This is a predicted complex of two RNAs, RNase P RNA and transfer RNA, with 452 nucleotides together. Model confidence (mean pLDDT): 76 of 100. Rfam match: Bacterial RNase P class A. The family's RNA type in Rfam is ribozyme.
RNA sequence: CAGGGUUGCCGGGUAAUCGCUUUCUUUGCUGUAAGGGCAUGGAGAGAGGAAAGUCCGAACACCUGCGGACACCGCGCCCCGGGAAUACCGGGGAGCUUCAUUUUCGGAUGAAGCAUGGAAAGUGCCACAGAAAACAAACCGCUCUCUAACCGGAGUAAGGGUGAAAAGGUGGGGUAAGAGCCCACCGCCUGAACUGGUAACAGCUCAGGGCAAGGUAAACCCCGCGGGGUGCAAGGCCAAGCAUGGUAGUGUGUCGUCCGCCACGAUACUACCGGGUAGGCUGCUUGAUCCUGUCAGCAAUGGCAGGACCAGACAAAUGAUUACCGGCUUGCCAAUAAAGGCAAGCUACAGAAUUCGGCUUACAGGCAAUCCUGCUUU
RNA sequence: GCGCCCAUAGCUCAAUCGGAUAGAGCGUCUGACUUCGGAUCAGAAGGUUGGGGGUUCGAGUCCUCCUGGGCGUA
Numbered sequence: 001c002a003g004g005g006u007u008g009c010c011g012g013g014u015a016a017u018c019g020c021u022u023u024c025u026u027u028g029c030u031g032u033a034a035g036g037g038c039a040u041g042g043a044g045a046g047a048g049g050a051a052a053g054u055c056c057g058a059a060c061a062c063c064u065g066c067g068g069a070c071a072c073c074g075c076g077c078c079c080c081g082g083g084a085a086u087a088c089c090g091g092g093g094a095g096c097u098u099c100a101u102u103u104u105c106g107g108a109u110g111a112a113g114c115a116u117g118g119a120a121a122g123u124g125c126c127a128c129a130g131a132a133a134a135c136a137a138a139c140c141g142c143u144c145u146c147u148a149a150c151c152g153g154a155g156u157a158a159g160g161g162u163g164a165a166a167a168g169g170u171g172g173g174g175u176a177a178g179a180g181c182c183c184a185c186c187g188c189c190u191g192a193a194c195u196g197g198u199a200a201c202a203g204c205u206c207a208g209g210g211c212a213a214g215g216u217a218a219a220c221c222c223c224g225c226g227g228g229g230u231g232c233a234a235g236g237c238c239a240a241g242c243a244u245g246g247u248a249g250u251g252u253g254u255c256g257u258c259c260g261c262c263a264c265g266a267u268a269c270u271a272c273c274g275g276g277u278a279g280g281c282u283g284c285u286u287g288a289u290c291c292u293g294u295c296a297g298c299a300a301u302g303g304c305a306g307g308a309c310c311a312g313a314c315a316a317a318u319g320a321u322u323a324c325c326g327g328c329u330u331g332c333c334a335a336u337a338a339a340g341g342c343a344a345g346c347u348a349c350a351g352a353a354u355u356c357g358g359c360u361u362a363c364a365g366g367c368a369a370u371c372c373u374g375c376u377u378u
Numbered sequence: 379g380c381g382c383c384c385a386u387a388g389c390u391c392a393a394u395c396g397g398a399u400a401g402a403g404c405g406u407c408u409g410a411c412u413u414c415g416g417a418u419c420a421g422a423a424g425g426u427u428g429g430g431g432g433u434u435c436g437a438g439u440c441c442u443c444c445u446g447g448g449c450g451u452a
Stems, first nucleotide, its partner, number of pairs: 001374010012325007020046006027039004048349001052360002055358005060231004072227005077093006094116001095114008117222002122220002124216003139160002141156005168186006187211001188209005194203003235282004245273005252268006289308008326347008379451007388404004397435001406422005428444005
């Protein structure tokens, strides 16, 4: 210098004209059941980093319960910290997988990734191929036996072959041939003690096991932890309209038939059906808020000080046109102490709807930090 | 706004608890039959299972992220 990865940040500007929503306000006209409406002048405000997906966690509101269990759903390595909380964030670590390098072939180092509790609690599944796919197995081969021979019977998991996966490795003994069948070394597993560590886990020693403890839990399941449900179309108030409608209610309150009880009726209440309405106000935007500075911290984040008020629409505003300036790409011209001129094209993803915190996904282009690869120069 | 579901050949549907080549009918094409066409008979083509990633030996099926469509809710 070029290309690429990761992380963080930004994501066009100015002016004019014509409009839209909204707050305050001047003047005029008019009006509703209520909220008001229209015109006109002035001053101000008007999308995002994701407003998106609605995947988690909350606030707030109503309903149920006001305790527990089951079912159902979700989450899952360890420690510390942050945060209102989470399946979120930061720091550090352990283990596994893949790749690269290296190797004394045991391993070691580095990078990337990981929804990373449990597969010796149980159940299920493991197609095809293969003899056999999990308390099992004899196709070929090997060995013994039977036989004149073939067929057959028995033993054998060392070898071949199949498969994604076949039940430790090397050497020796042993045997009819073989095999952890036995032994040595290496490896593995279980238990206990010790050592290091807060822990996940690692190391070491001893004892036990010949090792039949294959895989799969994004199969059921087990263990641990967590979860009541519904969502601003929640909910509250008002107006209009309909049907003083129907059915049910071991419940509750009141009234009536008689003072009490029972019974009956009426009314209120609750649920369902049926009928009506589609208007207004509120919830509604001052909040785990934002900006600047500073301090603490590796960081996430927090403290302190000062300042700010920053959309509230509802058949749903936040736009369009023009000019200039930016930014990027390409082409032509000029130039190589030059890095400029002209032209064309591009300038994303997307758009609030009760409000926050996070995650995920989309994104033209730019900036910063860091890492990798290649080339050039010293 | 909130919640739920679906996507397999041109169309309508299958595919058992995840198992190997994803099937069927209609349609399309080719041939036969016919003077010609239809019907009929024989045969063939047609699929990235909406797309990406993951789990698994193996994914249409399980998990996850997108895309498109549908339904419910005052």